Predicted 3D model of a 1529-nucleotide RNA (small-subunit ribosomal RNA) from a metagenome.
RNAcentral holds the sequence, with entries from SILVA.
Rfam family: Bacterial small subunit ribosomal RNA.
[in-house]
């Protein structure tokens, strides 16, 4: 620090996801030790049991118990003495009580609380403060009770009640008054109220003792007391400290779909109340107060913690500060302090006890338990330390605390060994079978000894208080006592026999988890086969899975490792730092304007903001830095820094704000002449449509792609004239004008708005923007009343269509128009908010002004405003924008934050309604999107080509037959090929074989290959016999290799490896092939352009068969294709001359007239033909036309590629082939292998393709007569001759071939017959007789002869081939092959045409361009209803919870007020007493008042028959809306 994911690829926008860190965590697997931390986050749910707050006898009475002393008695004893009883004394002092202090702390939890609750800084002149410190004064004299206790009574208990006795530091009067308080007065001070101090007088106001010591004197009940002294107390003041209360500024969550709230409310006066201010409470008066209020939801706040570069964001567990709470709600009492966690009263819920009458209780203390939960510990030890309470103290209490235990929950440290060790062991895994890897890893050798184990030693934390003994000081009458200081000594350890140290033994006891497709470090095998499964995102899995599962290996971390959850980060993805709004989400429809924000220029003042200094505070802990202590670290100690803040104070004055005074440039006013479809009202006009009337006139009109509906003989359309009525204003007219926008167009008049230009007189910042608000606001729509010609939703009819609720046509109502209102929305768009400033230009156009010039106008130049186009810089993802900015800045407003759900639901506001404005969530997806690129496609465009169409010739489709395919059939009808590009295709030849299929019979190292081992006899083989369809099985026999005698080769049998498979996968492959297409295309290097994909080149203008060539050009070159080079054919030359040729010459023979001549043969020859080799020739080379080219011409056998062939670019179709061969993987192995016999591949209601033969006279038949080329031939071709009507047979000359043979070419030509018919056409089918091949022609061959003589009379829709030696017609040959179903295929020659105007259309293709939502690429994509399933959600008659407002009823406890002279009462007063009084209590009552009840609202949640839309789902149904002109943009 980034990465993955939208696309064929790209850039951008934008979301989703990942890598990091953290946690009070949980879960899975695993688990050695130690230290330090940490551990009920959920049900503030319920709790058994134990403990968590007591203490003081030096406040008090009483006093169980225990022992001591004294006296007396009894028993035992001589006695000492022992035991026992009793009295007294002083000790000890349990349980309980009176009294004091504490119990308001400590400890727990976070329910409530959005608050002066918390944080921070202040105020208190508006306050209180026990214990503590310092200090002043005092501590006097009395009184009456009461608990405990005793005796009764009631009650199950808890407890209550009556009578009697008694004490105090308990309670109550009195005295004194330093003082305090109140009233009066003076001084000082202050921010107001006021505060502090002084003085005089008056009123009022206190107290308690306990303990220690002591020499005189006094008293004594002889115990002691008075007295003196000390300590601890008590009372009243003052000061301080600590703690607490109250008030204020600022900060402190979300929500506006909560916008208004409030009646003690806001203020005043008076009173009450409080420690104290205050509506805190009350009476009266006024009508105010608040506004992010009021309401809802959530939440304890902070120091801090986590994260982050920071700013921020999230969080508030442990530790620390504050607050709140204590079963729920209410209340007060006591007290310095509480409205009180382990106090009280009341109400409620729950639990427990009960004798049913009544009672008891509160773990959100420490342990522990149940429940709920994914989940959180021991019913431990100790007060040794620290701290707290009480006490003079000893001491007691202390689940605070200190420790230990449990949990890998976290952080930290240590270990599980170290060194050497190659035959690179074995085993595992992989393998190309060679090896590689695990791997120095192990074994083995030599060491070490941490931790654990065991044995032994063994801490610090302890300092006191206190106790003992000294010394000193103080107090005092005092050398007592006491206090303080100091010295010495004694005692005290839960943890713990722990830490730590030492010894011993032995590598011995101690490693796992996750991952390995990319992100992301790490790869192979096997299994599985869209199954099982994985997955954070993208995505893997459908038979070769580095993605599932296992294994080996590797990577990462390591006593842990992964997963899940949560937070921050990455995310600049809420943008303060630090984003955007033309098209990606996003500018309000437009203006005016309030609050607010911002604001020209000069001077002075002030000091709000701002800047600087100082002071206080910002608790400690934490973070950071330094030092230091535990062996290190974690952890801890000390010091520093920091705490970015707040407050106070001093200063500065540039900028900002404020105050004052000016200025004129911003803004406005005035004046002048022009421009204008700006607005409103009134009037007027002509053209056209329609209608009415009349005239003329006759059969159609109208409408469409074509039609029909419609109108018309009752006279339409057409035409003329007149009239009516409504609406709209042609031409001018223009990216021209005006307006804020919507919008505005005939002419005239009236009223009225704004802008521009020019002048520079006036005001003097008056400005800009603008949340709310107000106004305007197309069309459609609504209300009321008019109007209604044309047009025209709805509707009707016609057409069209599979349908057509549409497009087209004929009609037609609202509406469109006017008046008055409403609605308030539009792609209200420049998809671009308003204002101002700045920043190169060019060229149009509208309005004004100026200059020059002119008679004048124009042209021309300058300038201001408006409106367009092109473009610089710059900006932009790109497209594009570009002084009219989307550039550079300023000010203000509005808006955006992934797609869908959704601009929807609910709520609110507006509206008559339609609807508008505001505006979510659940759920779902990993994209949705913008711009541009390359392709592909278009019922887009342009150009061009092709037997593509057209023009022609001949066919197919109809018939019969052949052949292939489908289908059907079958035991099997083997398999493959399936639009063009399968179908006379693989198959250049299925009777057996082939053969792969079926039935049956056999074999099992095999029909075939290689290797090894063993054995046997010798070859293999041959002959014979039996079974058998054969294969095969069984039996017998003869002969029998070579040898150097070791053996060798071969064969057989047995066994092991292996063979074999036309079994599967052409979607695992190689190779080969088809096709687009012999179409002209496809690319590369460098350069240039572009952020990039890419582009350029290859586009453009021409031209070509051609990306062929030329020109131009940011391209220049090059490659594969095209062409050429190759073969063949057409002309010529040369060479060669046998088997070819025979002109000339010669010879022979036949014939003739032994003449010419003709025929045959030979010689000679190579002239010709020909053969086969080498060359020549043609190149637009020459002439005309400007290049290329094209056209014409000359010459030439041939002319513009001369004809034909071979040759097939980059690629496409997962095209075809595992059955040609090869080959990975899988499968079979006495069978899916091999052999044999027979059958099948030939099966036949049918359909299709390709062909043959025909339908006839351009013909058929008969007879005669010509002319080829290219091939083949030895298990072959076969001549002459003979036989047969023929197929053929007999026979065998010749020939391995320019020699011999196949081998007579046929159509053609000549002559004859047939005469238009199912025929002398046609030949299917069938019968008979033969021939040939072959082991064998039944299934199932071909041929011949005779006989038979079917359909068919030129073929529907549709469709195929062909442009010249071509089509058509005719025959010939060859491969395969024993033979043949060949009418097929491949070749050959003969005869030999017609037509092409042309490119509109059909098909295919090429180039350019355009649109695109396609990229599996139009056989694409994609929308909606319906049906089914699932999910979430809205509405809904209602129903059920919960929270809450208001009104009323009832009204506990309790404070306060009143009554309390009819109950009760010791203290004080009067009184001898009785009694009375004062005062109090019980009780009663009033206000308030919790819970409860009734009624009525509101919020919120759940549920709900039914219903609405939404989302998702593999193949469902119907259509075909969008994307191309998407077929109606």
């Nucleotide at each position: 620090a980034g990465a993955g994911u939208u696309u064929g690829a790209u850039u951008c926008u934008g979301g989703c996801u990942c890598a990091g860190a953290a946690c009070g965590a949980a879960c899975g697997c695993u688990g050695g030790c130690a230290g330090c931390g940490u551990g009920g986050a959920u049900u503030a749910g319920g709790c058994a049991u134990g403990c968590a707050a007591g203490u003081c006898g030096g406040a008090c009475g009483a006093g169980a118990u225990u022992g001591c002393c004294u006296g007396u008695g009894a028993u035992a004893g001589c006695a000492a003495u022992a035991u026992u009883a009793u009295a007294g004394g002083g000790a000890u002092g349990a349980c309980a009580g009176u009294g004091g202090c504490g119990a308001a702390a400590g400890g727990g939890c976070g329910a409530g609380u959005a608050a002066c609750g918390c944080g921070u800084g202040g105020g208190c002149a508006a306050u209180c403060u026990g214990c503590c410190u310092c200090u002043g004064a005092g501590u006097u004299g009395g009184g009456g009770a009461u608990a405990a206790c005793c005796c009764g009574c009631c009650g199950a208990a808890a407890g209550g009640u009556g009578g009697g006795c008694u004490a105090a530091u308990a309670c109550c009067g009195g005295a004194u008054g330093u003082g305090g308080u109140c009233a009066c007065u003076c001084c000082u001070c202050g921010c107001a109220u006021g505060a502090g101090g002084g003085g005089a007088u008056g009123a009022u106001u206190a107290a308690a003792g306990a303990c220690g010591g002591g020499g005189a004197u006094c008293c004594u009940u002889c115990g002691g007391g008075a007295c003196c002294u000390g300590u601890c107390g008590c009372u009243u003041g003052g000061a301080g400290g600590u703690g607490a209360a109250c008030c204020c500024g600022c900060g402190u969550a979300c929500u506006g779909u909560c916008a208004g709230c409030u009646u003690g409310u806001u203020g005043g006066u008076g009173a009450g109340g409080u420690a104290a201010c205050g509506g805190c409470u009350c009476a009266c008066c006024a009508a105010g107060g608040c506004u992010u209020a009021c309401g809802g939801u959530u939440a304890g706040c902070u120091g801090g913690u986590c994260u982050g570069a920071g700013a921020g964001g999230a969080u508030g567990g442990u530790c620390a500060g504050c607050c709140g709470c204590a079963c729920u709600g209410g209340g007060a009492c006591u007290g310095a302090g509480a409205c009180a966690c382990u106090g009280c009263c009341c109400a409620g819920a729950c639990u427990c006890c009960u004798a049913c009458g009544g009672g008891a209780g509160g773990c959100u203390g420490c342990a522990g338990u149940c429940g709920a939960g994914g989940a959180u510990c021991u019913u431990c030890u100790g007060c040794a330390a620290u701290g707290g309470g009480c006490g003079c103290a000893a001491g007691c209490c202390u689940g605070a605390c200190a420790g230990a235990g449990c949990g890998a929950c976290g952080c930290u440290g240590c270990g599980u060994g170290g060194a050497g060790g190659a035959u690179g062991a074995a085993g595992g895994c992989c393998u190309u079978c060679g090896g590689g890897u695990u791997g120095u890893a192990a074994a083995c050798u030599c060491c070490u000894g941490u931790c654990a184990u065991u044995c032994g030693g063994g801490a610090a934390u302890a300092a006191u208080u206190u106790c003992c003994g000294g010394u000193g000081u103080g107090u005092u009458a005092a050398u007592a006592c006491c206090a303080c200081a100091u010295c010495g000594g004694g005692u005290u350890g839960a943890c713990g026999g722990u830490a730590c140290c030492g010894g011993a033994a032995g590598a011995g006891g101690a490693a796992g988890c996750c991952a390995c497709g990319g992100c992301u470090a790490a790869c192979u095998c096997u299994g599985u086969g869209c199954c099982a499964g994985c997955a954070g995102c993208c995505g893997c899995g459908g038979u070769a899975a580095u993605a599932c599962a296992g294994a080996g290996g590797u990577g990462g971390c390591g006593a842990g490792c992964g997963u899940u959850g949560u937070u921050c980060g990455g995310a600049u993805u809420u943008a303060c730092u630090g984003g955007g709004c033309g098209u990606a989400a996003a500018g309000g429809g437009u203006g005016c304007g309030u609050a607010g924000g911002u604001g020209g220029u000069u001077u002075c003042g002030u000091g709000u903001g701002u800047c600087g200094g100082a002071u206080g505070u910002g608790a400690a802990a934490g973070c950071c830095c330094g030092u230091u202590g535990c062996u290190c670290a974690a952890c801890g100690a000390c010091g520093g820094a920091a705490c970015u803040g707040c407050a106070u104070u001093c200063g500065a004055a540039a900028c900002u704000g404020c105050g004052a005074a000016g200025c004129u440039u911003g803004a406005g006013u005035g004046c002048a002449g022009g421009a204008u479809g700006g607005g409103a009202g009134a009037g007027c006009g002509g053209a056209a449509u329609u209608c009415u009337u009349g005239g003329u006139g006759u059969a159609g009109c109208g409408g469409u792609g074509a039609a029909a509906u419609g109108c018309g003989u009752u006279g339409a359309u057409a035409u003329c004239a007149a009239g009516a009525g409504g609406a709209a204003c042609a031409c001018c007219g223009g990216u021209g004008g005006c307006g804020a926008a919507g919008g505005c167009g005939g002419c005239u008049c009236u009223c009225u708005g704004g802008a521009a230009u020019g002048c520079a007189a006036c005001u003097g910042a008056c400005a800009c923007u603008g949340a709310g608000g107000c106004a305007c606001g197309a069309a459609a729509g609504c209300u009321a009343g008019g109007g209604g010609a044309g047009c025209a939703a709805a509707c009707a009819g016609g057409u069209g269509u599979a349908g057509a609720u549409a497009c087209c046509c004929u009609g037609g109502u609202a509406g469109u128009c006017c008046u008055a209102g409403c609605u308030g929305u539009a792609a209200a768009c420049g998809g671009u908010g308003u204002a101002c400033a700045c920043u190169u230009g060019g060229u149009g156009u509208g309005g004004g002004g100026g200059g020059a010039a002119u008679u004048a106008a124009c042209c021309c130049c300058c300038u201001c405003c408006g409106u367009g186009c092109c473009g610089a810089a710059g900006c932009u993802a790109a497209c594009g924008c570009g002084u009219u900015a989307a550039g550079u800045g300023u000010a203000c407003c509005g808006c955006c934050u992934g797609g869908g759900a959704a601009g929807u639901a609910c709520g609110g506001c507006c509206g008559c309604a339609a609807g508008g404005c505001u505006a979510a969530a659940a759920c779902u997806c990993a994209a949705a999107g913008a711009a541009a690129u390359u392709g592909a496609c278009g019922g887009g465009g342009g150009c061009c080509c092709g037997c593509a169409c057209a023009a022609g010739c001949g066919g197919a489709g109809g018939a019969g037959c052949a052949u292939g395919u489908g289908g059907c059939u079958u035991a099997a009808u083997u398999c493959g090929a399936u639009g063009c590009a399968a179908c006379g295709c693989g198959a250049a030849g299925a009777a057996c074989c082939u053969u792969a299929c079926c039935a049956g019979g056999a074999c099992u190292u095999g029909a075939c290959a290689u290797a090894c081992a063993a054995c046997u006899g010798c070859a293999c083989g041959c002959c014979c016999c039996g079974c058998g369809a054969a294969a095969g099985c069984g039996g017998g026999g003869a002969a029998g290799c070579c040898u150097u005698c070791g053996a060798g080769g071969g064969u057989g049998u047995u066994g092991u490896a292996c063979a074999g498979g036309u079994g599967c996968u052409g979607c695992a492959u190689g190779g080969c092939u088809g096709u687009c297409g012999u179409c002209a295309g496809u690319u590369c290097g460098u350069g240039c352009c572009g952020u990039g994909a890419g582009g350029u080149g290859u586009u453009g203008g021409g031209u070509u068969a051609a990306g062929u060539c030329c020109c131009g050009c940011a391209a220049c070159g090059a490659a594969c294709g095209c062409a050429a080079c190759c073969c063949u054919u057409g002309u010529g030359a040369c060479u060669a001359g046998u088997u070819g040729c025979c002109a000339c010459u010669c010879c022979c023979g036949a014939u003739g007239a032994u003449g010419a001549g003709u025929c045959g043969g030979g010689a000679a020859g190579c002239a010709c033909u020909u053969u086969a080799g080498u060359c020549a020739g043609a190149c637009u080379g020459c002439c005309c036309u400007a290049u290329a080219u094209u056209g014409g011409g000359a010459g030439g056998a041939a002319g513009g590629u001369g004809g034909g062939g071979a040759u097939g670019a980059c690629g496409u179709c997962a095209a075809g082939u595992c059955a040609g061969u090869a080959u990975g993987g899988c499968c079979c192995u006495u069978a899916c292998g091999u052999c044999c016999u027979g059958g099948g591949c030939u099966g036949c209601a049918c359909a299709c393709g390709u062909g043959c033969u025909a339908c006839a006279a351009u013909g058929g038949c008969c007879g005669g007569u010509a002319c080829a080329g290219a091939g083949g031939g030895a298990a072959g071709c076969a001549a002459g001759a003979c036989c047969g009507c023929g197929a053929g047979g007999u026979g065998g000359a010749g020939c391995a071939a320019a020699u011999c043979c196949c081998g007579u070419a046929a159509a053609a030509c000549c002559g004859g017959c047939c005469u238009c018919a199912g025929u002398u056409c046609g030949g299917a089918u069938u019968g008979a007789a033969g021939g040939c091949u072959g082991c064998a022609a039944c299934u199932c061959g071909c041929c011949u002869u005779c006989a038979u003589g079917a359909a068919g009379u030129u073929g529907g829709a549709u469709u195929c081939g062909c442009u010249a030696g071509u089509a058509a017609c005719a025959g010939c040959g060859u491969a395969u092959c024993a033979g043949c179903u060949a009418c097929g295929a491949c070749g050959c020659u003969g005869u030999g045409a017609a037509u092409a105007c042309g490119u509109u259309c059909c098909c295919g293709g090429g180039c350019c361009u355009u649109g695109u939502a396609c990229a599996c690429a139009c056989c694409g994509c994609c929308c909606g209803u319906c049906a089914c399933a699932u999910c979430a959600u809205g509405a809904a008659a209602g129903c059920c919870g919960u929270c809450u407002g208001c009104a009323c009823c009832c009204g506990a406890a309790g404070u306060c007020g009143c009554c309390g002279g009819a109950g009760c009462c010791a203290a004080c007063u009067c009184g001898c007493a009785a009694g009375a009084g004062a005062g109090g209590c019980a009780g009663g009552u009033g206000c308030c008042g919790a819970a409860g009840g009734u009624g009525u609202g509101g919020g919120u949640g759940g549920u709900g028959a039914u219903u609405g839309g939404g989302a998702u789902g593999a193949a469902g149904u119907c259509g075909g809306a969008a994307c191309a002109a998407g077929g109606u943009a």